Predicted 3D model of a 581-nucleotide part of an RNA (large-subunit ribosomal RNA, domain V) from a Nanobdellota archaeon. The source organism's lineage runs through Archaea, Nanobdellati and Nanobdellota. Its mean pLDDT, the model's own confidence on a scale to 100, is 81. The RNAcentral record of the full RNA draws on ENA.
[in-house]
Context: one part of a larger RNA
RNA sequence: CCAGAGAUCUCCAGUGGGACGUGAAGACCCCGUGAAACUUUACUGUAGGUUGUCGUUGCAAUGUGAGUUUUGUUGCGUAGCGUAGGUGGUAGUCGUUAAAGCGAAGUUUUUGGAUUUCGUGUAGACACCGAUGAAACACCACUCUUCAAAACUUACGUUGCUCACUUCGCAAGAAGGACAGCGGCAGUUGGACAGUUUGGCUGGGGUGGCACACUGUUGAAAAAAUAUCAACAGUGCCCAAUGGUUGGCUCAACUCGGUCAGAAAUCGAGUGUAGAGUGCAAGGGUAUAAGCCAGCCUGACUGGGUUCAUAUUAAGAUUGAACUCAGGAUAGAAAUAUUGGCCUAGCGAACCUCUAUGUUCCUCCUUGAUGGGGGCUAGAGAUGACCGAAAAGUUACUCCGGGGAUAACAGAGUCGUCGCGCCCGAGAGCUCGGAUCGACGGCGCGGCUUGCUACAUCGAUGUCGGCUCCUCCUAUCCUGGCUGUGCAGAAGCAGCCAAGGGUGCGGGUGUUCACCGAUUAAAAGGAGUCGUGAGCUGGGUUCACAACGCUGUGAGGCAGUUGGUUUAAUAUCUACUGGAG
Numbered sequence: 001c002c003a004g005a006g007a008u009c010u011c012c013a014g015u016g017g018g019a020c021g022u023g024a025a026g027a028c029c030c031c032g033u034g035a036a037a038c039u040u041u042a043c044u045g046u047a048g049g050u051u052g053u054c055g056u057u058g059c060a061a062u063g064u065g066a067g068u069u070u071u072g073u074u075g076c077g078u079a080g081c082g083u084a085g086g087u088g089g090u091a092g093u094c095g096u097u098a099a100a101g102c103g104a105a106g107u108u109u110u111u112g113g114a115u116u117u118c119g120u121g122u123a124g125a126c127a128c129c130g131a132u133g134a135a136a137c138a139c140c141a142c143u144c145u146u147c148a149a150a151a152c153u154u155a156c157g158u159u160g161c162u163c164a165c166u167u168c169g170c171a172a173g174a175a176g177g178a179c180a181g182c183g184g185c186a187g188u189u190g191g192a193c194a195g196u197u198u199g200g201c202u203g204g205g206g207u208g209g210c211a212c213a214c215u216g217u218u219g220a221a222a223a224a225a226u227a228u229c230a231a232c233a234g235u236g237c238c239c240a241a242u243g244g245u246u247g248g249c250u251c252a253a254c255u256c257g258g259u260c261a262g263a264a265a266u267c268g269a270g271u272g273u274a275g276a277g278u279g280c281a282a283g284g285g286u287a288u289a290a291g292c293c294a295g296c297c298u299g300a301c302u303g304g305g306u307u308c309a310u311a312u313u314a315a316g317a318u319u320g321a322a323c324u325c326a327g328g329a330u331a332g333a334a335a336u337a338u339u340g341g342c343c344u345a346g347c348g349a350a351c352c353u354c355u356a357u358g359u360u361c362c363u364c365c366u367u368g369a370u371g372g373g374g375g376c377u378a379g380a381g382a383u384g385a386c387c388g389a390a391a392a393g394u395u396a397c398u399c400c401g402g403g404g405a406u407a408a409c410a411g412a413g414u415c416g417u418c419g420c421g422c423c424c425g426a427g428a429g430c431u432c433g434g435a436u437c438g439a440c441g442g443c444g445c446g447g448c449u450u451g452c453u454a455c456a457u458c459g460a461u462g463u464c465g466g467c468u469c470c471u472c473c474u475a476u477c478c479u480g481g482c483u484g485u486g487c488a489g490a491a492g493c494a495g496c497c498a499a500g501g502g503u504g505c506g507g508g509u510g511u512u513c514a515c516c517g518a519u520u521a522a523a524a525g526g527a528g529u530c531g532u533g534a535g536c537u538g539g540g541u542u543c544a545c546a547a548c549g550c551u552g553u554g555a556g557g558c559a560g561u562u563g564g565u566u567u568a569a570u571a572u573c574u575a576c577u578g579g580a581g
Base pairs, nucleotide, nucleotide: 009581010580011579012578013577014576015575017574018573019572022568029403030402031401032400034399035398036395037394038393039392042196043195044194045193046192048189049188050187051186052185053184054183055182056181058161059160060159061158062157063156064155065154066153067152068151069150070149071148072147075144085143086142087141088140089139092126093125094124101120102119103118104117105116106115107114108113165176166175167174168173199212200210201209208229213235214234215233216232217231218230236386237279238341239340243297244296245295246294247293248292249291251275253271254270255269256268257267277286278285280346282344283343284342301327302326303325304324305323306322307321308320309319316387329338330337331336352381353380354379355378356377358376361375362374363373364372365371410457411455412453413452414451416450418446419445420444421443422442423441427437428436464539465537466536467535469531470528471527472526473525474524477502478501479500480497481496482495483494484493485492505517506516507515545563546562547561548560549558550557551556
């Protein structure tokens, strides 16, 4: 001096691996006593519809009801002259203004009669007195019941009218007509409309369940207390005797004996601390019995008080229990016992309604007295989401606020499942455990499958498969080296070393996978955010819209199917590629 390689610095052009890159307080999921829209046999209402009634709304006829008044009429237990409605007054009442009797006709009937009208008739007829629970239809007054007539009021049905009112018409008028229309009130209907609700727990949420109120045992770690969708079981009653008391009795089982009778029936004897029984779960208690019988009863009573638990460690409600005082009872000769069931489960605020032989009390209305309503007191009726709102759904048309307090992807932990080894060696291998295969069992490794957990991420870590491109692992499919063989050779089988290189092409399917075809030395398996969407694709999944099947009353829904038009960006740093100084 030339060539090559390297370190460092600066720059240019590119590529898009990373900066859990930028973009948008995640749209999925959950939560909120959030919102909205939609649905309906959710709840509560409202328009609207409809029916009734009243008003606007008047005049009549007729029929059928109702009410009031008037005039009549009806009333039969037995005894009794006989058909006595009830009460009261009273000793007289009626009669030539035609009584009794007789005849005719009508009404009614308990078949005896009663009563009305007309005719005839000519002077008496009926009470008071005895029988009756009650005394005279002798007379008068009031009144109940049956029936009849009349008048008035009113309702309904039918029919008619014209004057409100309505329609048509410029008008005259015509048609309709007290109907319709309009208004008030009431019943019913009423997603047409409105306001709302539609619980909680939860190894995400939903589905399921109730672990949401109670009881027993275990968990529970020998004081008390103590959680889980921990384990095993129960309660929401039942009983007027299954309660109280007094007296008496003793069970289960076994052995022996005994007609039918047997392993077990009823009977006798013995042993028998409980091995039985207890209204019901379990635990505790229990034979002096709390168990089993019988007698008499109602203490399963009323009114107070205290303590404990419910409710350890704050305060209460409620409920339960124990003890005690007083009253008055029951059983017992008495002492005594008894405030339900041997003990621990069997339960419930306010408002409202009802009940009470409570109420000396307060208040309101009313009355001559009284009576009634409310308050007060004691109970009953239910809220089981059980310290108690009056309450159905859908949303993929969705929205807001939040959450990695909580799911789906990926990661992490774990490794049941999965994959791969090792130990033992029953057995198969003609014989023979170990050439090869290896039950029943035991011990590991890996972190690929699927689970579990919910630790990071919900003010976003883009999700399957394919394409492209790169690196790595070995538990090796081929190729290479070697060992054993139930290796003659060839071909195999099994194992050891080994990751240098290779491991392909097609068919239908979105597929990964799987299946199939023809080849091949072989067509190995994995990891890299199930490598790789600021590299591509967008077939699948997973928006709106639409259709089918199924499902739902419906809005809608469906790891059912089908069609479906948005895949952002000029690269700051770093990394890498090429180039320059």

Its Rfam family is "Archaeal large subunit ribosomal RNA".